[in-house]
Context: one part of a larger RNA
RNA sequence: CUCGCGUUAAGGAACUCGGCAAAAUAGCGUCCGUAACUUCGGGAUAAGGACUGACGGUGACCGCAAGGUCAUCGCCCGCAGCAAAAGAGAUCAGGCGACUGUUUACCAAAAACACAGGUCCCUGCUAAGUCGCAAGACGAUGUAUAGGGGCUGAUGCCUGCCCAGUGUCAGAAGGUUACGUGAGGGGGUUUACGCCUCUGAUCUAAGCCCUGAUGAACGGCGGCCGUAACUAUAACGGUCCUAAGGUAGCGAAAUUCCUUGUCGGGUAAGUUCCGACCCGCACGAAUGGUACAACGGUCUGAUCACUGUCUCAACGCGAGACUCG
Numbered sequence: 001c002u003c004g005c006g007u008u009a010a011g012g013a014a015c016u017c018g019g020c021a022a023a024a025u026a027g028c029g030u031c032c033g034u035a036a037c038u039u040c041g042g043g044a045u046a047a048g049g050a051c052u053g054a055c056g057g058u059g060a061c062c063g064c065a066a067g068g069u070c071a072u073c074g075c076c077c078g079c080a081g082c083a084a085a086a087g088a089g090a091u092c093a094g095g096c097g098a099c100u101g102u103u104u105a106c107c108a109a110a111a112a113c114a115c116a117g118g119u120c121c122c123u124g125c126u127a128a129g130u131c132g133c134a135a136g137a138c139g140a141u142g143u144a145u146a147g148g149g150g151c152u153g154a155u156g157c158c159u160g161c162c163c164a165g166u167g168u169c170a171g172a173a174g175g176u177u178a179c180g181u182g183a184g185g186g187g188g189u190u191u192a193c194g195c196c197u198c199u200g201a202u203c204u205a206a207g208c209c210c211u212g213a214u215g216a217a218c219g220g221c222g223g224c225c226g227u228a229a230c231u232a233u234a235a236c237g238g239u240c241c242u243a244a245g246g247u248a249g250c251g252a253a254a255u256u257c258c259u260u261g262u263c264g265g266g267u268a269a270g271u272u273c274c275g276a277c278c279c280g281c282a283c284g285a286a287u288g289g290u291a292c293a294a295c296g297g298u299c300u301g302a303u304c305a306c307u308g309u310c311u312c313a314a315c316g317c318g319a320g321a322c323u324c325g
Base pairs, nucleotide, nucleotide: 001320002319003318004317005316006315007314008313010311011310014309019306027052029051030050031049032048037042039154053076055074056073057072058071059070060069061068062067077081082087089304090303091302092301093300094299095298096296097295101113102112117152118151119150120149121148122147123146129138130137131136155291156290157289158288160221161220162219165218166217167214168213169212170211171210174209175208176207180203184199185198186197187196188195189194222240223239224238225237226236249283250280261277262276263275264274265273
């Protein structure tokens, strides 16, 4: 010096991307006490506090008994009585995901997946769907309160406008359209009947064109100019384009480039954080919007406690390294 431990004056996060690591807390013992919020179940062991041993009485309860539990009084010892070991640090505020669960065996455990719930589509049973060349099997010894598929993802409040494009469904009047049919015509050949060959009217399916519907189908949801008796702004007006021009709610956000936006809070000091504002580069309603108790080895910010993380290092124990063998 490396690794693993132990202790440390004063300070106590000044360390650092970040309290990473370490320290601290500690009894499903008794008693007291316990907030916001809430889906009234929770939150909650919230938080916070007091007590705790041995011996000797007394009382109550349980037990067939041995004994056990509790209450109360006296007394004894110690630095210390959950006397050792083991055994939660706590609080506040946000983001995300409701939750318990699942996952990249061997760098990711999460906000990803799943989930109960919601909704749409298909399926009437020899079901749809799936596997197989087939036989056959699953679906299911089920039968629409069932089965399959897509999206969303508890719950509360909600889920706006657009069917022009694409898709799907429905329609059948017309147009177009294959095989097929073969009216008629041409050529060759034949005495003739015919045979060969070329052309081809008409009729003729789904599909496409067409007509509608449909967004919890794929998806989409504008621009410019002017205007109020300070200024500013524009409820208002004009105009162009569109299938329709983003509603509610939220908003510098896991989304904000400019940006450390501006204001307020917290700090002596805050590019992070929280609350607002709205000028949303480029939120937005089941590719769900928003709110939310509970929950989380989640992410972010703050506080208390605590500490060798640090100021700033020291000493000790052990294993290596090193020297000799």
Molecule: large-subunit ribosomal RNA, domain IV
Organism: bacterium